[in-house]
Context: one part of a larger RNA
RNA sequence: GAUUGAACGCUGGCGGCAUGCCUAACACAUGCAAGUCGAACGCGAAAGUCACUUCGGUGGCGAGUAGAGUGGCGGACGGGUGAGUAACGCGUAGGAAUCUGCCCAGUAGUGGGGGACAACUCGGGGAAACUCGAGCUAAUACCGCAUACGCCCUACGGGGGAAAGUGGGGGAUCUUCGGACCUCACGCUAUUGGAUGAGCCUGCGUCGGAUUAGCUAGUUGGUAGGGUAAAGGCCUACCAAGGCGACGAUCCGUAGCUGGUCUGAGAGGACGGCCAGCCACACUGGGACUGAGACACGGCCCAGACUCCUACGGGAGGCAGCAGUGGGGAUAUUGGACAAUGGGCGCAAGCCUGAUCCAGCAAUGCCGCGUGUGUGAAGAAGGCCUGCGGGUUGUAAAGCACUUUCAAUUGGGAAGAAAUGCUUGAGGUUAAUACCCUCGAGUCUUGACGUUACCUUUAGAAGAAGCACCGGCUAACUCCGUGCCAGCAGCCGCGGUAAUACGGAGGGUGCAAGCGUUAAUC
Numbered sequence: 001g002a003u004u005g006a007a008c009g010c011u012g013g014c015g016g017c018a019u020g021c022c023u024a025a026c027a028c029a030u031g032c033a034a035g036u037c038g039a040a041c042g043c044g045a046a047a048g049u050c051a052c053u054u055c056g057g058u059g060g061c062g063a064g065u066a067g068a069g070u071g072g073c074g075g076a077c078g079g080g081u082g083a084g085u086a087a088c089g090c091g092u093a094g095g096a097a098u099c100u101g102c103c104c105a106g107u108a109g110u111g112g113g114g115g116a117c118a119a120c121u122c123g124g125g126g127a128a129a130c131u132c133g134a135g136c137u138a139a140u141a142c143c144g145c146a147u148a149c150g151c152c153c154u155a156c157g158g159g160g161g162a163a164a165g166u167g168g169g170g171g172a173u174c175u176u177c178g179g180a181c182c183u184c185a186c187g188c189u190a191u192u193g194g195a196u197g198a199g200c201c202u203g204c205g206u207c208g209g210a211u212u213a214g215c216u217a218g219u220u221g222g223u224a225g226g227g228u229a230a231a232g233g234c235c236u237a238c239c240a241a242g243g244c245g246a247c248g249a250u251c252c253g254u255a256g257c258u259g260g261u262c263u264g265a266g267a268g269g270a271c272g273g274c275c276a277g278c279c280a281c282a283c284u285g286g287g288a289c290u291g292a293g294a295c296a297c298g299g300c301c302c303a304g305a306c307u308c309c310u311a312c313g314g315g316a317g318g319c320a321g322c323a324g325u326g327g328g329g330a331u332a333u334u335g336g337a338c339a340a341u342g343g344g345c346g347c348a349a350g351c352c353u354g355a356u357c358c359a360g361c362a363a364u365g366c367c368g369c370g371u372g373u374g375u376g377a378a379g380a381a382g383g384c385c386u387g388c389g390g391g392u393u394g395u396a397a398a399g400c401a402c403u404u405u406c407a408a409u410u411g412g413g414a415a416g417a418a419a420u421g422c423u424u425g426a427g428g429u430u431a432a433u434a435c436c437c438u439c440g441a442g443u444c445u446u447g448a449c450g451u452u453a454c455c456u457u458u459a460g461a462a463g464a465a466g467c468a469c470c471g472g473c474u475a476a477c478u479c480c481g482u483g484c485c486a487g488c489a490g491c492c493g494c495g496g497u498a499a500u501a502c503g504g505a506g507g508g509u510g511c512a513a514g515c516g517u518u519a520a521u522c
Stems, first nucleotide, its partner, number of pairs: 001522004006518005013369006019362002021328001026326003030323003035073003040070002043067001048061005080281003089206007098198002103194008111145001113143002120135006151160003165186006173180002207253003214244003219241008256278004260271004283304005306317004333359001335358003341355001342353004372402004382393004406463001408458001411455002416449001421443008466511005471492003477506005487494002
């Protein structure tokens, strides 16, 4: 000098864009953060209100609504944190022995049966959490049978294996008036290829310590088997005795890695906050289940520590999600909206979304703007200095003439909105002019921000300057006070009676809504 996720002191007008627990991966009150589908399925209230009534009640609407339950898909994404990890963890370049829900393209199917279990009803246990028994029932839940282009196994003879329906529309025909049947859409099954995602292996690179020199028994390799989606001591049995190491093994310490960031002419050095990619973790430790995918942040089980409830028998919990609280302490609101983008579910309408978009707080940073402009010498008054003549503050002020950015005020006012829906035209599909899909036209809407940006009205210089320094380094000097005291100080060093170095004042210098100090890096 440059830089910072900074902090502290003094000061502080506005806007834009960013950034904001670096410490205790400390503990957490409260609310929200993952649901959705009635076009898979069976059930199914109540308040209220109307009518009748023998005044007990009954029936209709509410409503097939609310609501749980079975089932499907999603809770493996998105969001957080950096504790662990010196490792194929990451980076880079390759590899072969793999899987891949949803999505795209292709091929072939979607026949006919069965038995249950929730919900519900009845009964029981418990303080609660919850739970037990009996009975009824549906399905795209579950299980056989049939079929098998392709698929899997094979000793090549053969053997094995699937499915589910739902909704819209409909001219004939049949009908037990439910429907069958046709067609379309969404599904379902098998399989091939793709895309995407993921698992695995390898070369090279990846901090410090030798005051760590030897380390290793599934250890190193082979055979056989098991296991996995998959190669492999991944695991087991047997056999052999190997494997690594001064080119630093092992051990100890430290640390998430990278794109990058800061600095520097570069080489290099330091760092890895925000954003993006990868990894790891989710109170601590262990384990598996389900599933295409997890050994799963807001799932399950066990153990532990902690907190809470309890009728003492037993239970509940996990903010390193967004806010917020205590603590440590330097770091923000218990805000708005799903309008946009994206995600989950759904045919869709839509629902959910603390992702996200916005707003709030903070000069934390960067950038921009303003705090007026011109004129004005009697060089006013006052202050300070003085050699008492004057000098300086200083065109500075006042005065005169203007301007009105920003803030304030009045009114107007984009873009972020394209879709969806409805009507309609064409094309596709079809037996069909239904339905549905695609494209086009018209039309009704949808904005959290938001009293938005921007434009405009009104008024008036009106509302807006500080901080540090002035001995040398280093730009900027005098007076007073103090008297080795009080104090200053980055280094050299100042201060013991004329201190340009302490404190105050006047003046000056440098930056400026900031300026200094401290910390840290080059």

Predicted 3D model of a 522-nucleotide part of an RNA (small-subunit ribosomal RNA, 5' domain) from a metagenome.
The full RNA is in RNAcentral, with records from SILVA.
It matches the Rfam family "Bacterial small subunit ribosomal RNA".